Annotation
A computed fold for a 103-nucleotide RNA from Cellulomonas carbonis, annotated as Glycine riboswitch aptamer. Model confidence (mean pLDDT): 77 of 100. The same sequence occurs in records of 2 taxa. The sequence is in RNAcentral, with records from Rfam and Ribocentre. The model forms 90% of the base pairs in the Rfam consensus. Taxonomically the source falls in Cellulomonas (Bacteria, Bacillati, Actinomycetota, Micrococcales).
[in-house]
């Protein structure tokens, strides 16, 4: 000088699945002489259904004389999270910084 690897950050790309049902509350609108009625939006709680790419958990081959243990995921589970849109997300590209460092 410096490939590869790891961590952090910035930028860009980046999904999936009910805007279902019930109850309560709030907001404004329309109709009515009034009582009251109608639909719209939002919040909370419950029910069933569903998604998995925050996180989490489980395991194969393999390592080990045996047991124990180690052992990956975009696979599985859905505890958590999510299911109008948006935000965001694993992952990918690129740049910067730091660590390690083949040669």
């Nucleotide at each position: 000088c410096g490939a590869a690897c790891c961590g952090u950050g910035a930028c860009g790309g980046g999904a999936g699945a009910g805007u279902c049902c019930c109850g309560c509350c709030c907001c404004a609108g329309c109709c009515u002489g009034g009582c009251g009625g109608c639909g719209g939006g939002g919040g909370c709680g419950g029910g069933c259904g569903c998604c998995g790419a925050a996180g989490g958990a489980g395991c194969a081959a393999c390592c080990u004389c045996c047991c124990c243990g180690g052992g990956a995921a975009u696979c599985u589970c859905u505890c958590a999270g999510g299911c109008c849109c948006a935000c965001g997300u694993a992952c990918c590209g690129c740049c910067a910084c730091g660590g390690u460092g083949a040669g």